[in-house]
Order: sequence, then C1' cells, then structure tokens
RNA sequence: UUUAUGAAGAAGGGUGAAGAGAUCGGGCUCAAUGAAACCCUGGCAACCUGACCUAAUCAGUUCGUGGUGCCAAAUCCCGCCAAAUUUUUGGAAAAAUAAA
Repeated sequence: UUUAUGAAGAAGGGUGAAGAGAUCGGGCUCAAUGAAACCCUGGCAACCUGACCUAAUCAGUUCGUGGUGCCAAAUCCCGCCAAAUUUUUGGAAAAAUAAA
C1' cells in the first nucleotide's frame, strides 16, 4: 500500500506502583478491593496453516497441530458527510487485526 473483518466470545496468579481506555478535543467508564507495562498459567476465536471434498489454488465441511491475534464497556461513544428529526440510521475517516 491492497483486500477482508469487527454490537458475538474468552481471566486467574506473580512482579509493579498511578495511571488506563490508540492520537487530539468532548463525554463516559475502569483503577490503591492495585491502572499501565512485563512474566507464568489458563481460555476465546478461526485470518493463515492442517484434514476432508473437488477438475480446481473456486465454493463447501471440519479440526484446533502449527503461525498470528484477542480475553471491561459496539473499535466504549461522539467529532466529518447524508437521511429521517432531537434521537436514531447509513456511510466516510482514523486506528486495530489478519493475509499478501
């Protein structure tokens, strides 16, 4: 950079010591009943891999061996555009993850 995905799912312990939820602004939330970070163990999921099927590297089924990822809240919500109208819906942007 391209493509795809996201209202589902899954936590205990140790070290640590004041922040954290990507950035900026706003809101809201989590946190001394111990945040972030790191480590161990466990788990979730099924993008790639593996197995089956197939003419096929398409589609489909399946496993959870291996590579990632993830385990508060919709990607926590809003910000830009549009529609309907006072709170919703759709899209975009940005970020995240996977594969190339």
Description:
SAM riboswitch aptamer (S box leader) from a marine eukaryotic metagenome, 100 nucleotides, folded computationally. Rfam family: SAM riboswitch aptamer (S box leader). About the family: The SAM riboswitch is found upstream of a number of genes which code for proteins involved in methionine or cysteine biosynthesis in Gram-positive bacteria. Its mean pLDDT, the model's own confidence on a scale to 100, is 86. The model forms 97% of the base pairs in the Rfam consensus.